[in-house]
RNA sequence: UGCCGAGUCCAUCUUCGAGGAGAUGGAGCGGGGGAACCGAGUUCCGGGGCGAAUCCAGGUAGUGCCACCUGGUAGCGCAUCGCGCGCGAGCCCGUCAGCUAACCCCGUAGGCGAGACAGG
Numbered sequence: 001u002g003c004c005g006a007g008u009c010c011a012u013c014u015u016c017g018a019g020g021a022g023a024u025g026g027a028g029c030g031g032g033g034g035a036a037c038c039g040a041g042u043u044c045c046g047g048g049g050c051g052a053a054u055c056c057a058g059g060u061a062g063u064g065c066c067a068c069c070u071g072g073u074a075g076c077g078c079a080u081c082g083c084g085c086g087c088g089a090g091c092c093c094g095u096c097a098g099c100u101a102a103c104c105c106c107g108u109a110g111g112c113g114a115g116a117c118a119g120g
Base pairs, nucleotide, nucleotide: 001113002112003111004110008027009026010025011024012023013022014021015020028108029107030106031105032104033103038098046096047093048092049091050090055072056071057070058069059068060067075087076086077085078084
């Protein structure tokens, strides 16, 4: 100075090596639960949530499942937006949740690129 993402802002107090850090509260943003009406019959092949991150084919291993590999794909992001470059993960709840007014609860992280300066 930019990017992904909800992940920003304000106030008070504490602390400090004075750059910042922590706690509390609020605003904003984001997510979940939760009536009637409507919808749904389907609960072991358990079910569900966050997220763009679903699904398909082939291959390896004796075979099936799982796992792994390859190639695609729903979908998503960036950019000089007609060319192009990437992602297409991971995690959580714990037998339980459709929608859903009132109401209740939770999060406000993390990661990455370019340039300058200094050091190694």
Predicted 3D model of a 120-nucleotide RNA (c-di-AMP riboswitch aptamer (ydaO/yuaA leader)) from a soil metagenome. The prediction has a mean pLDDT of 82. The sequence is in RNAcentral, with records from MGnify. Rfam family: c-di-AMP riboswitch aptamer (ydaO/yuaA leader). Gene Ontology terms of the family: cyclic-di-AMP binding and regulation of gene expression.